[in-house]
RNA sequence: AGAUGGAAUAGAGGUUGCAACGAAUAAAAGUAGCUUGAAUGAGGCGCAGAGAGCCAAUGAAUUCAAACGAAAGGAUUCGUUGCCGAAGUUUGUGGCGUGCUCUGGCGGCACAAGCUGGGACUGCACCCGAACAGGGGCAGGACUGUCAUCGCUUUAUAAAAAGGCGAUGGAGAGCUAUCAACAUU
Numbered sequence: 001a002g003a004u005g006g007a008a009u010a011g012a013g014g015u016u017g018c019a020a021c022g023a024a025u026a027a028a029a030g031u032a033g034c035u036u037g038a039a040u041g042a043g044g045c046g047c048a049g050a051g052a053g054c055c056a057a058u059g060a061a062u063u064c065a066a067a068c069g070a071a072a073g074g075a076u077u078c079g080u081u082g083c084c085g086a087a088g089u090u091u092g093u094g095g096c097g098u099g100c101u102c103u104g105g106c107g108g109c110a111c112a113a114g115c116u117g118g119g120a121c122u123g124c125a126c127c128c129g130a131a132c133a134g135g136g137g138c139a140g141g142a143c144u145g146u147c148a149u150c151g152c153u154u155u156a157u158a159a160a161a162a163g164g165c166g167a168u169g170g171a172g173a174g175c176u177a178u179c180a181a182c183a184u185u
Base pairs, nucleotide, nucleotide: 002185003184004183005182008178009177010176011175014084017083018082019081020080021079022078023077024076025075033068035066036065037064038063039062043055044054045053047104048103049102050101051100087116088115089114090113091112092111093110094109096107097106098105117144118143121140122139123138124137126136127135128134146170147169148168149167150166151165152164153163154162
């Protein structure tokens, strides 16, 4: 001095990148529910079952009519913020919430392990959901970014390197760049 490696730092994929928060809009829905009137006549209690407790002939539940009349979760658009295993999902463990207790279901938090480069489309059967929206799961063929190998080509020459195009294949513990110091040579 060069090369390689680990660490560190900074980046890229995408015009639907990922997530959170806020606002507006549509829908949920003229639904749930409160009140009044009528009928009926013994049960009822907010996800389900059981228990406890409470309410109920001074009328439970249910049905009809009138008047009034929501909200959550999810969706679309816009804005802000944080980011590029962003994030999602499966399983397990441990808590929390679900009018009182237990069991289950549902929702959420933390940790561990596994899978997925990314966003769409199509199909299948189920779960959540008011839903024909959307999300999740499985599968499929394309698209896209990246790297490797091979081929052609351009710069421009004897080659190498770099760029472009194509084919095949892989995975984010990846890829690109920088890199004073460290390690190896």
Molecule: Lysine riboswitch aptamer
Organism: Anoxybacillus tepidamans PS2